About this RNA:
The prediction has a mean pLDDT of 84. The RNA shown here (small-subunit ribosomal RNA) has 1385 nucleotides and comes from an uncultured bacterium.
RNA sequence: AAUUCGCCCUUAGAGUUUGAUCCUGGCUCAGGACGAACGCUGGCGGCGUGCUUAACACAUGCAAGUCGAACGGGCUUAGAGAGCUUGCUUUCUAAGUCAGUGGCGGACGGGUGAGUAACGCGUGAGCAAUCUGCCUAUGUCUGGGGAAUAACACAAAGAAAUUUGUGCUAAUACCGCAUAAGACCACAGUAAGGCACCUUACAGGGGUAAAAGAUUUUAUCGGAUAUAGAGGAGCUCGCGUCCCAUUAGAUAGUUGGCGGUGUAACGGACCACCAAGUCUACGAUGGGUAGCCGACCUGAGAGGGUGAUCGGCCACACUGGAACUGAGAACGGUCCAGACUCCUACGGGAGGCAGCAGUGGGGAAUAUUGGGCAAUGGAGGCAACUCUGACCCAGCAACGCCGCGUGAAUGAUGAAGGUCUUCGGAUUGUAAAGUUCUGUGAUGGGGGAUGAAGAAAGUGACAGUACCCCAUAAGCAAGCUACGGCUAACUACGUGCCAGCAGCCGCGGUAAUACGUAGGUAGCAAGCGUUGUCCGGAAUGACUGGGCGUAAAGGGUGCGUAGGUGGCUAUAUAAGUUGGUAGUGAAAUUCCGGGGCUUAACUCCGGCGCUACUGCCAAAACUAUAUAGCUUGAGUGCGGGAGAGGUAAGUGGAAUUCCUAGUGUAGCGGUGGAAUGCGUAGAUAUUAGGAGGAACACCAGUGGCGAAGGCGACUUACUGGACCGUAACUGACACUGAGGCACGAAAGCGUGGGGAGCAAACAGGAUUAGACACCCUGGUAGUCCACGCCGUAAACGAUGAAUACUAGGUGUAGGAGGUAUCGACUCCUUCUGUGCCGCAGUUAACACAUUAAGUAUUCCGCCUGGGGAGUACGGCCGCAAGGUUGAAACUCAAAGAAAUUGACGGGGACCCGCACAAGCAGCGGAGCAUGUGGUUUAAUUCGAAGCAACGCGAAGAACCUUACCAGGGCUUGACAUCAAUUGACCACCUAAGAGAUUAGGUUUCCCUUCGGGGCAAGAAGACAGGUGGUGCAUGGUUGUCGUCAGCUCGUGUCGUGAGAUGUUGGGUUAAGUCCCGCAACGAGCGCAACCCUUGUGUACAGUUGCCAAUAUUAAGUUAGGAACUCUGUACAGACUGCCGUGGUUAACACGGAGGAAGGUGGGGAUGACGUCAAAUCAUCACGCCCCUUACGUCCUGGGCUACACACGUGCUACAAUGGCUAUUACAAAGAGCAGCGAGACAGCAAUGUUUAGCGAAUCUCAAAAAGAUAGUCUCAGUUCGGAUUGUGGGCUGCAACUCGCCCACAUGAAGUCGGAGUUGCUAGUAAUCCCAAAUCAGAAUGUUGGGGUGAAUGCGUUCCCGGGUCUUGCACACACCGCCCGUCA
Repeated sequence: AAUUCGCCCUUAGAGUUUGAUCCUGGCUCAGGACGAACGCUGGCGGCGUGCUUAACACAUGCAAGUCGAACGGGCUUAGAGAGCUUGCUUUCUAAGUCAGUGGCGGACGGGUGAGUAACGCGUGAGCAAUCUGCCUAUGUCUGGGGAAUAACACAAAGAAAUUUGUGCUAAUACCGCAUAAGACCACAGUAAGGCACCUUACAGGGGUAAAAGAUUUUAUCGGAUAUAGAGGAGCUCGCGUCCCAUUAGAUAGUUGGCGGUGUAACGGACCACCAAGUCUACGAUGGGUAGCCGACCUGAGAGGGUGAUCGGCCACACUGGAACUGAGAACGGUCCAGACUCCUACGGGAGGCAGCAGUGGGGAAUAUUGGGCAAUGGAGGCAACUCUGACCCAGCAACGCCGCGUGAAUGAUGAAGGUCUUCGGAUUGUAAAGUUCUGUGAUGGGGGAUGAAGAAAGUGACAGUACCCCAUAAGCAAGCUACGGCUAACUACGUGCCAGCAGCCGCGGUAAUACGUAGGUAGCAAGCGUUGUCCGGAAUGACUGGGCGUAAAGGGUGCGUAGGUGGCUAUAUAAGUUGGUAGUGAAAUUCCGGGGCUUAACUCCGGCGCUACUGCCAAAACUAUAUAGCUUGAGUGCGGGAGAGGUAAGUGGAAUUCCUAGUGUAGCGGUGGAAUGCGUAGAUAUUAGGAGGAACACCAGUGGCGAAGGCGACUUACUGGACCGUAACUGACACUGAGGCACGAAAGCGUGGGGAGCAAACAGGAUUAGACACCCUGGUAGUCCACGCCGUAAACGAUGAAUACUAGGUGUAGGAGGUAUCGACUCCUUCUGUGCCGCAGUUAACACAUUAAGUAUUCCGCCUGGGGAGUACGGCCGCAAGGUUGAAACUCAAAGAAAUUGACGGGGACCCGCACAAGCAGCGGAGCAUGUGGUUUAAUUCGAAGCAACGCGAAGAACCUUACCAGGGCUUGACAUCAAUUGACCACCUAAGAGAUUAGGUUUCCCUUCGGGGCAAGAAGACAGGUGGUGCAUGGUUGUCGUCAGCUCGUGUCGUGAGAUGUUGGGUUAAGUCCCGCAACGAGCGCAACCCUUGUGUACAGUUGCCAAUAUUAAGUUAGGAACUCUGUACAGACUGCCGUGGUUAACACGGAGGAAGGUGGGGAUGACGUCAAAUCAUCACGCCCCUUACGUCCUGGGCUACACACGUGCUACAAUGGCUAUUACAAAGAGCAGCGAGACAGCAAUGUUUAGCGAAUCUCAAAAAGAUAGUCUCAGUUCGGAUUGUGGGCUGCAACUCGCCCACAUGAAGUCGGAGUUGCUAGUAAUCCCAAAUCAGAAUGUUGGGGUGAAUGCGUUCCCGGGUCUUGCACACACCGCCCGUCA
């Protein structure tokens, strides 16, 4: 120090359902680990680890032998001897060696995990029920005999393996005999102990059983027996040890007994007999899976997972079975059977790598047919020694852990190169180069171990290795993954829903930080990623540590068995509990303190610990057990009242239907409207009588009763329960309740009745595109009764039962007590039931709140993402229908609860708008104009597309415009800037050409402060240019909802939050306009006002305008006037200011007065937050992409003007409220010098000629028209209508063919008021009538303005459309053009 009370330490989350929120809930990620594998890469060393699959098959070699000091013999060598045939035979001795007999060991060591759910393993006990070779200790003994047999020899069989016969021989081989301390067996005795049988010790007599020698030389090694020990083995027991109940019953040696057999030993282990037991819901039996543990991984822990290496136990050895030997039993023993392989002469034999290497096979995948017994250990031996794939080493593999290196310092011109760029630069980056150093590894050379122990000597596979020294040289040594979020790290290019990525969410459809590549960056590093598996996060199975009203989840209800839990007092016990003590919990591992390898990994030593089991001692509060009591829980008794509680029998009236009879006549009935149906054979209606079945109006009530389902006329009988009061009795008798039993709406089933009404099925009629529906007319099962099944419902309070506690208020039902009163009411208290409101508390919220969803306890049931599915299979139940129990494959990243804001509703309330209604005029039919679609075309350029595109961009296409097409040209360019050179270019003329253009001719610079500047030309470049694409990359501008009254913010408050409040409410307004109220108080953008115009007046001004008075003229023409009109400027005026009524003493509304005008006087400009990826890249600007002798630019011609057709917007009409002719009156607002153009003249006219005036209150355009007056036409396809066409002219313009306008004459089409449908308009408006302007050479029926004449109607808000506010529902949020179901492809 580890441990421990305390301190300290430890315990992390994130993405994803939604428009947003909170919750529930799943999926996914970040961490760690591995006997791993795969991809890319790879310098060194140390220490470990390495067939997880086929317990698949195995070639070859090795892995168990040893002892001659147990024994006989063979062979070799040497020596000695003998026989002699002199090179043969034989004897002895010595050494060595070989097979055999014999001994010990082959039961250890080594491998594997197939089997096994078991006393197999773990842990703790027991054997009074046991054995034990070698080893240790202590005793005793070791005497004397005998008979065989291998080897060997001979013979024989066989291919071989091998075998047989005869004969010889030895022993520590085998067999008797003697001896017996002690041992064993039976007997009886004493003592002690235990646990019932018994055990131990001691003494007694009886019975049984031993031995082996060897060597050298004197000591060893042996042999026998006995006791004890150590270590080992066997057996028994308590506890623990996976999943399935869709496995519920299993068992005949089964369970027990008596007696035997057998064993080392107990035992149905086995046998005979007897009995009928034994196990099981605390899970037997069956099925599946699996060697178990120390430990290892993970985790804060509790747990969860695993059982490689190391260690303990077990099991197995080709598969199955058996015995032998032995102390002990079979991987490298035997026998039998089987499969397979091999040999064979076909007769028969041989074999067993899950030992070490190795081979084939399987597989994603796992090594050398290595060295050595030097060390450690083992077998044999007296020993020397032999054997040892145990072991020690080496080899292979980044397979893992650990350590080291790939250089260090300095170095800014911030080099070059790369990448990006806003072109300035930034970054790579002190990085490199350069300079100065160092030497770990690698390389070369020199030296060189420990490991070897015990006196000496000898002995090293590893290994000339580790280590040390010297030398050379920065030289030889860096990759992998990622970079959208989670999650550290960003740009460019390519690609274009393709190619691809992806753990989840998701990325990619032309500007991809998400694909691929590059640069850069981040992370780790000799590795880095991926895949797989386990734990974690996951409180997501919750013991620690979850839930069940609506998210998944309370059984339909009760009774009750087992079980679980249980009131008060006392005593005892000590099972649980607590404390102490003792034993065990192997070693290794983890942790702590140290030591050794240079460090670390690794290893050694010591310690803590191992949460557990067992023995003993103690305590007695609690639980338990036993005993004795108690009354408050529970029950009983007694006295009361309430009730649609149940069962059975009987009775009643109203109504429907039917039958009979009467009256009566044409309809009835039914519906949104109809029809089917009934009725002249008399219905419906009405009156009387009768039949029959079913249900019980009013009372009637969030009233009553019942466990739930459920129960409703009245009477009777039988019967269950609750409540109140009382306190006589029992004395915890209680609560809950798996299985079980019973009850259980409706529908349905069986048998038999019954059947009025109603009414599935069915029929007919309607509705409808269809209508197998809703509606109507009929109508059968059924509904009713009896008996028997079924057993389910949104069987709901979506809320299990019981007990206790925790503010109140107010109803209602049944009782009791008290108070008051003469009495009935009343009032107070209390018990029981049933409702509403509400505090604390709870809840995700909604909500619940003494009838809890609060606070606690006990017991039961149930849940664990959505779908598949309450389905399939199996079991049980049922006559059937079906019920109950109840999965998996596969698939998705959600499914869901509550609440919020919107949008929406063929929801509600209120309000507004030419929205409807009431009106007027139209459109839709005709002709024409114009735009669009379509078609056509070389091109018919492009855009706009419901409202909100379509007389729109275009306020004006013959060329131009022009963007399109055909053809002809140009290429630094038609246009801009830059720098260098030059001094011309332009213009005019001629020629060619369709023109652009080309060629020639004439002509030829300007300004200057002398620095230069302007202009122009041409060569080469940078660049120009693009009406090419993308309005879904954009700015700007615009449309629209909508001139609708809304849209927001700050602070505060409420809510966990999204959000709410304010902004809602009561009034009022054109208005979120104003007033009042209010947890809001204020503020902003909108509304209104301020601006312009118009309507009245005043003041000033008085020309070009005006003219009352005066004069004058053809004429306000002139003089004059300044009154009027008018013009211009500045003011005034209108504010609900005044009065009345109503209203909240308000805001305001209505009426009135005055006033030119009255309640924003009329009109305009003015358009909140936002919506529509609305429109526009072709007004302009601009990012990116694209074109660059063309997608640029110039020119000529053509086209945008086409034409079967369709649509929009207009014009003109169809006529008499009119057309035509003639005469005549009254405006406003504008425009005008490349202009308006008077007048005059010519012309029928368009127009021309001429030119007076006017840059305009002066002149001109300019005639206003409708109107008025008069005439004519007389209802016709016309004297309406004017299209179309012909001829002739005019104007503009280089030019009217394609393709302009106008005039004259001629021509004279359709059209007789327009289907469905649809548009505008509320007053100086609609309608109608002219006038002007912009654009413009010319070219309006269009557009924008102007004035003239000048209506009708508006009850009203039910309906259509659009909008606003509040509220409600919602499964929508791309927001109803939503979402979504089924069928088919």
RNAcentral holds the sequence, with entries from ENA and SILVA.